The prediction has a mean pLDDT of 81. The RNA shown here (transfer RNA) has 77 nucleotides and comes from a Chloroflexota bacterium.
RNA sequence: GCGCGAGUAGCUCAGCGGAUUAGAGCGCAGCCCUGCGGAGGCUGAGGCCCCGGGUUCGAAUCCCGGCUCGCGUACCA
Numbered sequence: 001g002c003g004c005g006a007g008u009a010g011c012u013c014a015g016c017g018g019a020u021u022a023g024a025g026c027g028c029a030g031c032c033c034u035g036c037g038g039a040g041g042c043u044g045a046g047g048c049c050c051c052g053g054g055u056u057c058g059a060a061u062c063c064c065g066g067c068u069c070g071c072g073u074a075c076c077a
Base pairs, nucleotide, nucleotide: 001073002072003071004070005069006068007067010026011025012024013023028044029043030042031041032040050066051065052064053063054062
């Protein structure tokens, strides 16, 4: 350089046949429970989906261009 894949909550990921309100587990906060609790139960907060454009009535999801990360390729004559 080329090819492929990934980028969504603090972390690991799902959603990627366009309209369901953007979700799960862990973590975090509060309350309950408890002799105490970092165990158990309940509730809650937290992201407009890597960035910029485009298509569309409508985009995390489709298209184009970037950025970052990972994997493969580079050896032959």
The same sequence occurs in records of 3 taxa. NCBI's taxonomy places the organism under Bacteria, Bacillati, Chloroflexota. RNAcentral holds the sequence, with entries from ENA and MGnify. It matches the Rfam family "tRNA". It is annotated as a transfer RNA. Gene Ontology term of the family: triplet codon-amino acid adaptor activity.